[in-house]
RNA sequence: GCGGAUGGCCGGGUGGCCGCGUGCGCUGCAAGGUGCGCGAGGAAAGUCCGGACUCCAGGAAGCGACGGUGCCGGGUAACGCCCGGGCGGGGCAACCCGACGGAUAGCGCCACAGAGAACAGACCGCCAUGCGUGCAUGGUAAGGGUGAAACGGCGGGGUAAGAGCCCACCGGGAGGCCGGCAACGGUCUUCGCAUGGCAAGCCCCACCGGGAGCAAUGCCGAAUAGGGGUCCCAUUGGCCGCUUCCGCCGCGGGGCCCGGGUAGGCAGCUAGAGCCGGUCGGCAACGGCCGGCGCAGAGGAAUGGUCACCGCCCGAAGCAUGUCUUCGGGAACAGAAUCCGGCUUACAGGCCAUCCGCGUCG
Numbered sequence: 001g002c003g004g005a006u007g008g009c010c011g012g013g014u015g016g017c018c019g020c021g022u023g024c025g026c027u028g029c030a031a032g033g034u035g036c037g038c039g040a041g042g043a044a045a046g047u048c049c050g051g052a053c054u055c056c057a058g059g060a061a062g063c064g065a066c067g068g069u070g071c072c073g074g075g076u077a078a079c080g081c082c083c084g085g086g087c088g089g090g091g092c093a094a095c096c097c098g099a100c101g102g103a104u105a106g107c108g109c110c111a112c113a114g115a116g117a118a119c120a121g122a123c124c125g126c127c128a129u130g131c132g133u134g135c136a137u138g139g140u141a142a143g144g145g146u147g148a149a150a151c152g153g154c155g156g157g158g159u160a161a162g163a164g165c166c167c168a169c170c171g172g173g174a175g176g177c178c179g180g181c182a183a184c185g186g187u188c189u190u191c192g193c194a195u196g197g198c199a200a201g202c203c204c205c206a207c208c209g210g211g212a213g214c215a216a217u218g219c220c221g222a223a224u225a226g227g228g229g230u231c232c233c234a235u236u237g238g239c240c241g242c243u244u245c246c247g248c249c250g251c252g253g254g255g256c257c258c259g260g261g262u263a264g265g266c267a268g269c270u271a272g273a274g275c276c277g278g279u280c281g282g283c284a285a286c287g288g289c290c291g292g293c294g295c296a297g298a299g300g301a302a303u304g305g306u307c308a309c310c311g312c313c314c315g316a317a318g319c320a321u322g323u324c325u326u327c328g329g330g331a332a333c334a335g336a337a338u339c340c341g342g343c344u345u346a347c348a349g350g351c352c353a354u355c356c357g358c359g360u361c362g
């Protein structure tokens, strides 16, 4: 100098004018006015996990069904998150990725191609025998071919040709020892090796899980309509019910009272697993202690607009070629709605730290 890896941070600043929401003070009968303060994010997003909180259901709990999680250890209120480690895969490396429990508990499946797809198999080839000399019968899984996968791999011995048939090494099963909390690793002995793959197929094992969600939930509560009670008026006529008739009850109007629901209002509603700094423990995630801070709470939803200057980026022109001057342009993704911990996704431009590879110079 070029290329790359990881972790973290910022994501315009200052001022004027106009405007919006909200808290408190003053003023005003009220509407409002006025002063001071506060007013989006790293993701406020997707609503995918985990919780707090509230209501509902249920003695506690256990078992079953169903769903989820799935190497090991740790962190945490909890998690499917994070940290550290193991194993497997990728990369020269820094580093990155992994639904990564069990396939001798059982069942099931393995398309197409291929002769044969799981206690296998003879299409070509190889070997032996027979003869009719290119066919039949038998042996053979070393070679070819098919396939995602061909019943351990490779080399040697052996053989008619071959074959764990025998041997060494590698791989695998079982057992012991050593290291490690563990996952796992190392090593020794033994077994010729009989049993591929798929559990994001059923299943088995271990662990976790009642249901619904702030439109939860609690309180206040109009107008109008409707309900109940009581009092007053009317009870002329009509209708319905009971009745042989007389008669009785209801259907009407007005006043007062009561209760439910709706509109609306209030609470929940922001001090919380909080933020910042220091220190101690820990490889780390994180935790303990000490000190400081006050950091939106609206609710159909405010947090905006404009101008000037500065800073950043891009382009053009100028010459006194300077990290100069002038002119023009640009600046992302997005936006609280009960709150918190995560994950995922979007993001113009820029900054910092550590590390790896290559080239060159000393």
Base pairs, nucleotide, nucleotide: 001358002357003356004355005354006353007352008351009350010349012310013309014308015307016306017305018304020039021038022037023036024035025034026033027032041333045344046343048342049341050340051339052338053213054212055211056210066209067208068207069206070205071085072084073083074082075081086100087098088097089096090095101204102203106202107201108198109197110196123144124143125140126139127138128137129136130135131134152170153169155167156166157165171193172191173190174189175188176187177186178185179184217267218266219265220264227258228257229256230255231254232253233252238251239250241248242247274293275292276291277290278289279288280287281286312330313329314328315327316326317325318324319322
This is a predicted structure of a 362-nucleotide RNA (Bacterial RNase P class A) from Palleronia rufa. Lineage of the source: Bacteria > Pseudomonadati > Pseudomonadota > Rhodobacterales > Palleronia. Its Rfam family is "Bacterial RNase P class A". Gene Ontology terms of the family: tRNA processing, ribonuclease P activity and dimeric ribonuclease P complex.